[in-house]
Formats: sequence, structure tokens, C1' cells
RNA sequence: AGUCGGCUGGACAGUCGCCGCCACUGUUUACGGUGGGGGAGGAAAGUCCGGGCUCCACAGGGCAAGGUGCCAGGUAACGCCUGGGAGGCGCAAGCCUACGGAAAGUGCCGCAGAGAAUAGACCGCCGAUGGUUGCCUUUUUAGGAAGGCUUCACAGGUAAGGGUGAAAAGGUGCGGUAAGAGCGCACCGCGCGGGUGGUAACACGCCGUGGCAGGGUAAACCCCACCUGGAGCAAGACCAAAUAGGAAUCCAUUAGGCGUGGCCCGCGCUGGAUUCGGGUAGGUCGCUUGAGCCUUGGAGUGAUUCAAGGCCUAGAGGAAUGACUGUUCACGACAAAACCCGGCUUACAGGCCGGCU
Repeated sequence: AGUCGGCUGGACAGUCGCCGCCACUGUUUACGGUGGGGGAGGAAAGUCCGGGCUCCACAGGGCAAGGUGCCAGGUAACGCCUGGGAGGCGCAAGCCUACGGAAAGUGCCGCAGAGAAUAGACCGCCGAUGGUUGCCUUUUUAGGAAGGCUUCACAGGUAAGGGUGAAAAGGUGCGGUAAGAGCGCACCGCGCGGGUGGUAACACGCCGUGGCAGGGUAAACCCCACCUGGAGCAAGACCAAAUAGGAAUCCAUUAGGCGUGGCCCGCGCUGGAUUCGGGUAGGUCGCUUGAGCCUUGGAGUGAUUCAAGGCCUAGAGGAAUGACUGUUCACGACAAAACCCGGCUUACAGGCCGGCU
């Protein structure tokens, strides 16, 4: 200098409050009084995964939809963790990976480029044939003729070389050829079959075989394998007023009650009592003893697990956990429970410890 892991997240004292709990006590209860003890986090956050718990649904199977995706292990479970394999980055410690299938099918591939896929001829290289400038050689008395080189046109051949691109039919060398080419060969690479090691992924400086599969993309459809019922503590359970409505029983049913009215007739309205159950307000529970924490020992590389001993550590219900003062230091970040756990992700001033390069 770097890298990995762990811990901490101001301290102490006093005063006044706030929310639960316990003991004693005043009081008929309600409501108080006194004393004691407890009172946010490493992420309580995002609500992204997995589970517990609760209610609903559910014979079994399939489709659809969603998710996961190298192998093995851990776990209540997971998309998490541990160990390993493969690939990539780094001098290294170490870090990263959505890491099944593109020789099932379909789709897509901007720009550039000749060609982006049953590949492709732009430049270059070669070149049958034809023409021509020039040069050389041979031959002819000469004109001329023949051949070669060069050059032009052009059927064609060629994937070595140049150029384009993220990506262009494996690489190097020798042979071969008109020039080239796995066209042939050697080595490397690749595929297939086998062998050896490993639980497996996979590995091999082991053997054989094939000149060699035809670009990329599956966080595109898709194929393959595996997993998943829905809603959530405002879940849900119990107790239970007033009013209205319901059911049953009893009584009444030319009666009675209420209104009008001083009273009667009349007129208008109308059954009464008791019990039961559902449900609203309200109350209680769910609620914090739990896949819990600490110490020691055992198993395991590890995640984790087993045993013994010890501990109890917020539980409100519109929401408490605060304020002030003093002393002190390195002057204090991100942020605050709301049914509960296991993870992941994100935020975070400063400080401390350890391993390794």
C1' cells in the first nucleotide's frame, strides 16, 4: 500500500416526566398512593425472498401462470449460507459469474461491410481464350512466321493475404497447386467412444477414432428438470350494551293499550310479556418463552449440529422509550419496534481488533 473477517455505534451522575410489569396499600368500584424492576437497531429501513401462526379452499391427476437453474452439503424453508468445480479479473492475498439446452423448432442481429448465414468474390492472387504496346530468342534473302516475358479485356478458379465488424467456416508449420484450400501430413485445438481419479460437477502430459460439427442471441419465444393453493394480525378467537330487525313460548284476540278530549260516545293508530340466537359500539385474547440468548464441551474443512449448565431481555394500541443540568472525551453517522423468526439488499461519522499478500 492492498485485501478479507470481526467488534463498537459517546461515557458517567443528578432532577423532572412518558409506556408496561410486580409487591404493599387507601377506597364500594372507578380512581389513586408508596416502593422496586424493565423500556429500539445493526440495520428496527426497503417490504425483495423463505418459514411459523390464523382463516378460507382442497380425493387424485393434468393444463395455465409464476419462479429457480454447475455439483454436493446445511437448514423449518429459501432465490439464503458453506465447501467444491468451471470460466473471467488481479503480480498476489483475493474478487466476480443468470454457470442447463443454439448439432429440436421459430424469431432477431443497428452501423460498417462483397458477404451476418442451406455463407460471402470488394481489393488482391491465379487464369482457358482473344487482342495489343514494347522487349528478347529462333528461323527466313526479305516481307514475315513461331515461341517466351510484359500488358488489356474476359468465362472461370481461389477463403491463403488486405479491408469491414462485437462476431466472417480453428491455429502453426511442411508438402501440394496455375493460384489456393484439412486438399494431404505433423503438432496443438475440437467432437465422439473408452479408461483412470472423484459421491458429483468435473479433471487427465491415458488410449482409440473422426478432417472437423458451421456465427451470435434463451435476464427473445421456446425445450428440459425441479418448486409453488389463496389471503394476511385491520389474520383470527372469545365476551357482549342501547336501538332496529328475527325466532320460540305464553297471554290477549266483539278485549286491551296509545292519541284526540275536562269526561263519555265517536274517530285515528296499535297486539303485550318473557326467553333465545346472530350481529354493531365497546372489551378481552392473539402479544411475545422463542427454529430464543449466554457459557462450556463434543462432531464437522465449513455452513451447521448435539449435550450440559445458566438467563428472561419493550409489547403500546394513534402509538411510550424523552427533556434539562453538570463533568468528560476522540464532540457522536445512518436511522427508530407495531404478530414473530431466517435471509437478502440498501444507508452509515468515527473508533478498535485480527488473518493474509
Bacterial RNase P class A from uncultured Marinospirillum sp., 357 nucleotides, folded computationally.
Rfam family: Bacterial RNase P class A. By type it is a ribozyme.
The RNAcentral record of the sequence draws on MGnify.